[in-house]
Context: one part of a larger RNA
RNA sequence: ACGUGGUCAAGGAACUCGGCAUAAUGAUCCCGUAACUUCGGAAGAAGGGAUGCCUUGAUGAGUCAGGGGAACACCCGAAGCUUGUCGAGGCCGCAGAGAAUCGGCUCAAGCGACUGUUUAGCAAAAACACAGGUGCGUGCCAAGCCGCAUAAGGCGCCGUAUACGCACUGACGCCUGCCCGGUGCCGGAAGGUUAAGGGGAGAGGUUAGCCGCAAGGCGACGCCUUGAGCCGAAGCCCCGGUAAACGGCGGCCGUAACUAUAACGGUCCUAAGGUAGCGAAAUUCCUUGUCGGGUAAGUUCCGACCUGCACGAAUGGCGUAACGACUUGAGCACUGUCUCGACCACGUGCUCG
Numbered sequence: 001a002c003g004u005g006g007u008c009a010a011g012g013a014a015c016u017c018g019g020c021a022u023a024a025u026g027a028u029c030c031c032g033u034a035a036c037u038u039c040g041g042a043a044g045a046a047g048g049g050a051u052g053c054c055u056u057g058a059u060g061a062g063u064c065a066g067g068g069g070a071a072c073a074c075c076c077g078a079a080g081c082u083u084g085u086c087g088a089g090g091c092c093g094c095a096g097a098g099a100a101u102c103g104g105c106u107c108a109a110g111c112g113a114c115u116g117u118u119u120a121g122c123a124a125a126a127a128c129a130c131a132g133g134u135g136c137g138u139g140c141c142a143a144g145c146c147g148c149a150u151a152a153g154g155c156g157c158c159g160u161a162u163a164c165g166c167a168c169u170g171a172c173g174c175c176u177g178c179c180c181g182g183u184g185c186c187g188g189a190a191g192g193u194u195a196a197g198g199g200g201a202g203a204g205g206u207u208a209g210c211c212g213c214a215a216g217g218c219g220a221c222g223c224c225u226u227g228a229g230c231c232g233a234a235g236c237c238c239c240g241g242u243a244a245a246c247g248g249c250g251g252c253c254g255u256a257a258c259u260a261u262a263a264c265g266g267u268c269c270u271a272a273g274g275u276a277g278c279g280a281a282a283u284u285c286c287u288u289g290u291c292g293g294g295u296a297a298g299u300u301c302c303g304a305c306c307u308g309c310a311c312g313a314a315u316g317g318c319g320u321a322a323c324g325a326c327u328u329g330a331g332c333a334c335u336g337u338c339u340c341g342a343c344c345a346c347g348u349g350c351u352c353g
Stems, first nucleotide, its partner, number of pairs: 001348008010339002014337001019334001027051005036041001038171001052091012067076003092096001104332007111324002116128002132169007144155003172319004177249003182246002184242005191237003197231002202226005209218003250268005277311001278308001289305005
C1' cells in the first nucleotide's frame, strides 16, 4: 500500500451519473391498517405493544395406576405425567426473538396487464411469449408442412369449420374515424395485347430434263432452308370489390363595435385531407418553452397549457386494480457514500535487517 473483517465524535446523502456499497428492518403473538379496486385484493400496508427466569392462583386439552358405571370391546375419571391459555407477586442484566437463520418502508410517474421466456460466455428488459381480439385460407385423399424419383410414406388427424393452418394485435374497460388513386389480394370476363403450337401464301438452294456452237440460261418431282395473313391460354391492359391488406390522412388569403383571436367566407390542390382520445410525451428541433407544485436553490420530476419541427386509433388510441432483480422523481428510517479521516485484527506485497 492492497485485500478481507470490525469500530467511530459531531453531522446524516453534503458523496455520486445514480444512496452504488454499507447500515438499518427482520422471528412469533396481540392491537391496528389509507387511497384505489377488476371487490379477489392493496396488506406483513403503514404504525404500535409483548417476549427471560423464579414462586403462585385460575382454567382447558391429552393420557390415566388406583377407583366408579356398564358388561367381552365401551364410558366417567380425583392424584401423577405431558401440553396450552389467562392472571398475581418477585429476581437479574446495558440488553430476555440476549447467539444464528431472519422483509427497510412510503408517495408519485413511465412502460409492459399478469405467472412465465431470452442474448450458454459483457444486455433479463419496455424485448419474446401469453389468455383474449380480428382477418385470411381450408369441405377432407382439406389447406399447410416433411420427404422425394413432381415417389412411397408421414405430420395435420385416428381431428372435421365451436376444427386445423397462416398473419396481425396483445388481460380488462371505453373505443377503433376518413381514403380503394398507387401496390397487393379477391371476383369478372366483352374488348385490346399475347408464347409454345397449329397453319402454310410466298421466297431461296439443289438438279433429271430442255434450250444454246459455246459461255451460259430456264428448270418439274423430291429433298433442304426460310416463311406472311390467320387460329391460339393464363397473365397484363381493362371493369368492380377489399384498409384489424401494404399504406395515406393538405396549402394560401380574408373576416367579430379596444386589442387579440377567428365560430364564418373565398380560393387552389387531393384518393381522402387526422375524427375520438392524448400531447414539450420512451415522440418537442427551437427548449432549461410558459404557468403552477415540490427545494433555501430543481436542464431531472409531477400537474397544466397546445405553437404536435415530426402523436393518433389492432405497425392499435386512451385509461386501468394487481404484478415487476425494469426505468424516473420525492420522502421517512438508516448509515464512513461524504465533510475527513482515524484505529483494530488477519492475510498478501514492499522497505530495512
Large-subunit ribosomal RNA, domain IV from metagenomes, 353 nucleotides, folded computationally. It matches the Rfam family "Bacterial large subunit ribosomal RNA". The full RNA is in RNAcentral, with records from SILVA. The prediction has a mean pLDDT of 86.